The prediction has a mean pLDDT of 80. This is a predicted structure of a 1513-nucleotide RNA (small-subunit ribosomal RNA) from an uncultured bacterium. The sequence is in RNAcentral, with records from ENA, Greengenes and SILVA. It matches the Rfam family "Bacterial small subunit ribosomal RNA". Its family is annotated with structural constituent of ribosome and ribosome in the Gene Ontology.
[in-house]
RNA sequence: AACGAACGCUGGCGGCGCGUUUUAAGCAUGCAAGUCUGAGGGGGUUGCUGUAGUAAUACAGUGAUUAACUGGCGCACGGGUGAGUAACACGUGAGAAUCUACCUUGAGAUGGGGGAUAGCUCGUGGAAACACGGGGUAAUACCGCAUAUGUGCAGCACCACUUUUACUUUUAAGUAGUAAAUAAAAAAUACUGAUUUAAGGGUAAAAGCGGUGUUGCAUGAAAGCUACUUUUGUAGCGUCACAAGAUGAGCUUGCGGUCCAUUAGCUAGUUGGCAGGGUAAGAGCCUACCAAGGCGACGAUGGAUAGCCGGCCUGAGAGGGUGUACGGCCACAUUGGAACUGAGACACGGUCCAGACUUCUACGGGAGGCAGCAGCUAAGAAUAUUCCGCAAUGGGAGAUAUCCUGACGGAGCGACGCCGCGUGGACGAAGAAGGCAGAAAUGUUGUAAAGUCCUUUUAUACGGGAAGAAUAAGAUUAUUGAGAGAAACGGUAAUUGAUGACGGUACCGUAUGAAUAAGCCACGGCUAACUACGUGCCAGCAGCCGCGGUAAUACGUAGGUGGCAAGCGUUGUUCGGAUUUAUUGGGCGUAAAGGGCAUGUAGGUGGUUGGAUAAGUGUGAAUUGAAAGACCGGAGCUUAACUCCGAGUUUGGUUUGCAAACUAUCCGACUAGAGUGCAGAAGGGGAAACUGGAAUUCCGCGUGUAGGGGUGAAAUCUGUAGAUAUGCGGAAGAAUACCUGUGGCGAAGGCGAGUUUCUGGUCUGUAACUGACGCUGAAAUGCGAAAGUGUGGGGAGCAAACAGGAUUAGAUACCCUGGUAGUCCACACUGUAAACGUUGUACACUAGGUGUCAUGGGUAUCGACCCCCGUGGUGCCGUAGCUAACGCGUUAAGUGUACCGCCUGGGGAGUAUGCUCGCAAGGGUGAAACUCAAAGGAAUUGACGGGGGCCCGCACAAGCGGUGGAGCAUGUGGUUUAAUUCGAUGGUACGCGAAAAACCUUACCAGGGUUUGACAUAGAUAUGACUGAUACAGAGAUGUGUCGUUCACUUCGGUGACAUAUUUACAGGUGCUGCAUGGCUGUCGUCAGCUCGUGUUGUGAGAUGUUGGGUUAAGUCCCGCAACGAGCGCAACCCCUACUGUUAGUUGCCAUCUGGUUAUGCAGGGCACUCUAACGGAACCGCCGGUGACAGAUCGGAGGAAGGUGGGGAUGACGUCAAGUCCUCAUGGCCCUUAUAUCCUGGGCUACACACGUGCUACAAUGGGCUGUACAGAGGGUAGCAAUCCCGCGAGGGGGAGCCAAUCCCAAAAAGCAGUCCGUAGUUCAGAUUGGAGUCUGCAACUCGACUCCAUGAAGUCGGAAUCGCUAGUAAUCACAGAUCAGCACGCUGUGGUGAAUACGUUCCCGGGCCUUGUACACACCGCCCGUCACACCACCCGAGUUGAGGACACCCGAAGUUAUUACCCUAACCGCAAGGAGGGGGGUACCUAAGGUGUGCUUAGUGAGGGGGGUG
Repeated sequence: AACGAACGCUGGCGGCGCGUUUUAAGCAUGCAAGUCUGAGGGGGUUGCUGUAGUAAUACAGUGAUUAACUGGCGCACGGGUGAGUAACACGUGAGAAUCUACCUUGAGAUGGGGGAUAGCUCGUGGAAACACGGGGUAAUACCGCAUAUGUGCAGCACCACUUUUACUUUUAAGUAGUAAAUAAAAAAUACUGAUUUAAGGGUAAAAGCGGUGUUGCAUGAAAGCUACUUUUGUAGCGUCACAAGAUGAGCUUGCGGUCCAUUAGCUAGUUGGCAGGGUAAGAGCCUACCAAGGCGACGAUGGAUAGCCGGCCUGAGAGGGUGUACGGCCACAUUGGAACUGAGACACGGUCCAGACUUCUACGGGAGGCAGCAGCUAAGAAUAUUCCGCAAUGGGAGAUAUCCUGACGGAGCGACGCCGCGUGGACGAAGAAGGCAGAAAUGUUGUAAAGUCCUUUUAUACGGGAAGAAUAAGAUUAUUGAGAGAAACGGUAAUUGAUGACGGUACCGUAUGAAUAAGCCACGGCUAACUACGUGCCAGCAGCCGCGGUAAUACGUAGGUGGCAAGCGUUGUUCGGAUUUAUUGGGCGUAAAGGGCAUGUAGGUGGUUGGAUAAGUGUGAAUUGAAAGACCGGAGCUUAACUCCGAGUUUGGUUUGCAAACUAUCCGACUAGAGUGCAGAAGGGGAAACUGGAAUUCCGCGUGUAGGGGUGAAAUCUGUAGAUAUGCGGAAGAAUACCUGUGGCGAAGGCGAGUUUCUGGUCUGUAACUGACGCUGAAAUGCGAAAGUGUGGGGAGCAAACAGGAUUAGAUACCCUGGUAGUCCACACUGUAAACGUUGUACACUAGGUGUCAUGGGUAUCGACCCCCGUGGUGCCGUAGCUAACGCGUUAAGUGUACCGCCUGGGGAGUAUGCUCGCAAGGGUGAAACUCAAAGGAAUUGACGGGGGCCCGCACAAGCGGUGGAGCAUGUGGUUUAAUUCGAUGGUACGCGAAAAACCUUACCAGGGUUUGACAUAGAUAUGACUGAUACAGAGAUGUGUCGUUCACUUCGGUGACAUAUUUACAGGUGCUGCAUGGCUGUCGUCAGCUCGUGUUGUGAGAUGUUGGGUUAAGUCCCGCAACGAGCGCAACCCCUACUGUUAGUUGCCAUCUGGUUAUGCAGGGCACUCUAACGGAACCGCCGGUGACAGAUCGGAGGAAGGUGGGGAUGACGUCAAGUCCUCAUGGCCCUUAUAUCCUGGGCUACACACGUGCUACAAUGGGCUGUACAGAGGGUAGCAAUCCCGCGAGGGGGAGCCAAUCCCAAAAAGCAGUCCGUAGUUCAGAUUGGAGUCUGCAACUCGACUCCAUGAAGUCGGAAUCGCUAGUAAUCACAGAUCAGCACGCUGUGGUGAAUACGUUCCCGGGCCUUGUACACACCGCCCGUCACACCACCCGAGUUGAGGACACCCGAAGUUAUUACCCUAACCGCAAGGAGGGGGGUACCUAAGGUGUGCUUAGUGAGGGGGGUG
């Protein structure tokens, strides 16, 4: 785009078309083929006339009408359907051996007789259908005779054609002979009055057939009716015969149009001949005989499917699909068979028979055929009225009128299709209301509506009103024909002349009034058009991709928008897009695809040149290519659809003229292709025979002694019965070191010691010979690694299977020790490989460079190399070009030619089945159902690797100290509980949130209370200040009381503020979602990375920069470079600390001066020093030397307080982990609202068989106890720190100076140092646990605080596997302070004191960075993914069988019927005087034969216990 469509929603009108695609299933009812009385006879009804009769009535004549009958014509057309058919069925051309009713034309005839029969009448049988018998009758019915231009046979004459024979000639082939050459033979060449055969030409004769003319014989026609009429009549319609035409039909044939080769061989009337028969006609069409042919890879035979065509749909075309309607042809008419009649049938509405089905019946017998028009049933997704009319067109009959016509013309039903029209138009902003959206403002629906003005197609009502009809018969007039003539008849012209189904329809007019008339689909992308709500991987959507798991533009609804519109969507089907079967117009190195290789048949294709021919080819002409349709131009319906007219097209077929370039064919010529010859060359080319040396194993004999062997390490194994090792000798089999090489040879497989014999190919040079002999190559044939098979040998080594030992979770493996087939030889088979260059063969053309093998030439040389130029192989790099890229690139994957093979998404599957080859194993050929939306190639960026390279880090190593064992503290898990609130969970949770759970905190539990609330804001009403004091009840919250009580302003009405109560909005939530979020944080990681702009490059993703060489802590810096620059990170800038300067000098300091004390910066004084706290300086590889690339840098040194980022801190790139947190806070959504809110009391978070993390204290003598004694820093302090003093053993108490702090206090620093005791012991170690007595804080220490004293005195004697921290003022060790805090610190955060050891180094473990490589990963290795097993479903294969269907073959039976035959029976016409005959019929018989039966085998379908693999989940 289209449709004979269907379904869903919707539906105003008209025109024109179309309408059982399924079941060639079955059918009730009505209709669809009759007509003619002017062919015939009689019958019924009836009009008129006449006769008889009173009448009824009868008879005669005449007219009309009617149903049968005889007869004629028609019924073979028209109408329906598409079952069958792969065929001369159809289409398109050609042809010869035919028929043709009615029609037309021509020229004739129409004479004379005969016998029957229906109807009718009488009778018989039967239920009926129907049948039978007697009698009598007519014809245009039937039958003889005559005649005839026909037909048949025969003869004669003429003409044309064909065949045969003879002669002659040309060409080709064969045979024979001769000649030359050769050693001989063969082959080849030349010649011949030779001879044979074949093909072609010419001449002659004979025969045959055909045509024309003619003669003879035979055969062979007819029918009348009507009108007129003065007749021997005329005319019209008929009848018969002949010739021709037209129309229609039969027959033959070239070409054309489906699939399957998993259908390869088929055929006995088969192919041909002769004779006969038969037909309208040729013919094996049929029969007898003879011959053995005919068809087939150019697809026979078989199977499947199918009516064919003009056309129709699609497409740019070529094509592809299709055959409904209309038209042509064919076939069929319930299934099968058969003939009759006829011009025509083997007959849709005829006959006979058989079968199935339906139906009537009196059970004896009958009837029927909608694939005609309507209609019914069934089937189905699905397809109409039991309508009107012969008015038109056409058909049949008829002289006509007329009759018949479900053909046809019309109407009805169906949006089934195409076309046209309408559902209103203009103005109209308060941008109305309502809806929807929005936080609101507002936006949108929307000029849309309302409203005002207008129109009336359509609708309704009324009225008018066509065309389709032409003329027929008849009549009149004129003219004319025939005729003797009038009439009648015929022709022509004019006038007149009935008839309309549709239908009162189309159309026109008037009236009324916007009045009667809009839906469907879509809105994530493709694809025009978006928001809200509901839902929550549910419900659902979906053409593909894909949406939906609580913010869905994708589901459903609403609003809005887009598209089309009386329709819109969906489904189905066809073509297109699809160059996705590629003729136009594709491919095959890696995506699917080159046969394993060759030889070669058919086929395809083919070098240069001359001539001929004209098959292809080109160009004309003729004919055909029906009409309709399509295209173009017009015309008619108001337009269009539709219809009509004209023109061209119809690309095709056939016949024919001309041309001769190209292809082809024939006859010649040539040498460039191909081949032969001659001279040389290299080679693991092949086959056979023979001969070596090294090694291995075994055997024998020595020497010799304890192991050998094997592995990652071992063991099995071997050895004191003498191995391994070593010496000598022997045997066997297999393989051939070095040479050896991207070197050689071969078609491929493949080929490697040497010698000999036989043998294939290639190359170089030469140019003597042949003269296109070439290329390719289905089928076929041969070769064809390894493994394997058969038979017979052989068997050293190696080695499937197998055995043992190891390894391992296992180890039917990898490793080891053994070991059989096999490997080897001969002869057969197999026929496959990643048989690969994954690249078919041959030829030609298209830049080069550089190796190597074989060989030729040139130059040079004494000569050989070197060097230069060729030919043929074999490699590498590369230009153009090609390619998706990778890559290929004269050895093409470039550019062309020829031929072959192969491919067409993945899986199923190289499977099943069939066939075929094989001894087998297996090979060749080779599907489908079903299933998926991918499978695949090349390249890119990442990530990953028990890949590689380089580098870093307390990563390892080197060290020091710990953890893991004990007790306790603390956190977590688990368990328990009314509750043990919640969160954090590898690293990156677990002394974490929590820098303080007795109440509070508190979120949990139990119980008791409250409901505008414990808290906020606002409105309304009422009352009053609020605060306060107090009694009782209660666990308390709270409740019930008592007492007391307003403030500011004021116009005195009130207003405001505050509080309480009531009420309305609302509050409140540590309720859920960290996977809706903000913010904050952890981690990789203080790792050195992460990116951008422009440019360049690639088809692109991307790359380059950022890689490389160095260097650094560093993408730090330098150099190089198709890159040049830039940003976020690094570093620096900031703070502390180390040195120093300047300024300043109290509360700090005290060198100098003065005063004072037992003593003390205590005081005066001073600010030098220390210190304090502000601003500066100082360090930069700056200097020297070495190294390095004249760089960057690095190593060493000097100076310096400090040296190579001096030490420390803060600072955390792009990003990752849906990491953590809704319980800090904020926040979307959801949820609760007399409760998930809120208040109170008590309890719990503190539980305890257990497990883990983090710590503290220890296990002791580098220690513990006691006594004495020294030195910090940083902090804190008014609800506070608190000195001196007093009391207490002590915790502490009393009391209180001083201090809001460089001033006073906390405050004692501790380890250390000095002295002393302890003496290796569960202790004078260790301190848990427990008892008692206390202190402090606090409403309150029971659950559940800390501390003190006395007493008690547990485990523990240095810790398994494993594991943590640390590189210098660090580890270790020692104490101090602070936050939180009423109280509670072994935790945390800070502070200072003492103060080490070690680092060879980067192999390994862990983590990270850069480069590179592989990848089937991209959620990125915690990836991906294979197979079995279990379960469910689906399709398929095999299967003992079983049930159908369809061909074939053999046999049996054999209806109807044609033909033949017949000795039985019957018989009007003709012959015969008769007897009888001819002819005919019946019956019988024979051949053929439908249906049926039996049997065999084949094909196909259904079903099948069970078995098998496959697919999906």